[in-house]
RNA sequence: UGUAACCAAUGGGGGGGUCCGGUGAGGCGGGCUGAGAUAAGCACCCGGUUGAUGUGCUUGACCCUUUGAACCUGAUCUGGUUAAUACCAGCGAAGGGAAUGUGGGAAACUUUUUU
Numbered sequence: 001u002g003u004a005a006c007c008a009a010u011g012g013g014g015g016g017g018u019c020c021g022g023u024g025a026g027g028c029g030g031g032c033u034g035a036g037a038u039a040a041g042c043a044c045c046c047g048g049u050u051g052a053u054g055u056g057c058u059u060g061a062c063c064c065u066u067u068g069a070a071c072c073u074g075a076u077c078u079g080g081u082u083a084a085u086a087c088c089a090g091c092g093a094a095g096g097g098a099a100u101g102u103g104g105g106a107a108a109c110u111u112u113u114u115u
Base pairs, nucleotide, nucleotide: 002109006104007103008102009100010099011065012064013063014062017032018031019030020029021028026046027045039059040058041057042056043055044054071096072095073094077090078089079088080087
C1' cells in the first nucleotide's frame, strides 16, 4: 500500500396475481403459486337486486438496493405447460430502475524500505 465472499447500520426502491364459491347489503370465504398475494389506521370511492365486493396515503411483514431480472415498460407479447395464474424458454449483450470514501469481516498475508 492492497485485499473477497458474507453480515450489519443508515438511507432508499418495489410488488400484491390467479381460479372457485358465497352472501345479497354491504365491500366476504376458500384453493394454487410465491419471500411476499394487504396486517393495522385514516381519507375517499363503489353498491340498493340492471346488484358493488374498489382507490389513495401512512405504518407493518417480505424482497431488492448499481456486482442492480427486486420491480417497471415493450406486453392484453411469442412458444411450451397449467384448471388458471405461477412456472420453463424466447423477447434480453432491449429500454428503465433504488447507495453510502459507513461499520464488522480484518489481522494474518503480500510488496517495498530501514535496522
Molecule: TPP riboswitch aptamer (THI element)
Organism: Desulforamulus profundi